[in-house]
RNA sequence: CACCGAUAAAGGCAAAACUGUCGAAAGGCAGUGACGCAAAGCUAUAGGGUCUUCCCGCACUAGCGGAUGACAGCCAGUAACCGAA
Numbered sequence: 001c002a003c004c005g006a007u008a009a010a011g012g013c014a015a016a017a018c019u020g021u022c023g024a025a026a027g028g029c030a031g032u033g034a035c036g037c038a039a040a041g042c043u044a045u046a047g048g049g050u051c052u053u054c055c056c057g058c059a060c061u062a063g064c065g066g067a068u069g070a071c072a073g074c075c076a077g078u079a080a081c082c083g084a085a
Stems, first nucleotide, its partner, number of pairs: 004083002012037002017032006035073001041078003047075002049071003055066004
């Protein structure tokens, strides 16, 4: 230095649910709360994937298709703290 990751030390994040709020929705934010996390930090016009459809197109009965809307706690990329084996 790279990989790696302790029943180490220090510090950190916060699922579901509930409440409030924004949004058409997916979902976001804040509070309470901890299921978990060694990157659960960051990146979503230009890696893949997933979700949603105000709107648009087709059909005009149900519906089908489409991000310009979202998701990083799906994979991926990337840089950070600590140092036993």
A computed fold for an 85-nucleotide RNA from a Clostridia bacterium, annotated as c-di-GMP-I riboswitch aptamer. The source organism's lineage runs through Bacteria, Bacillati, Bacillota and Clostridia. The coordinates come from a structure-prediction model, not an experiment, and the mean pLDDT is 86.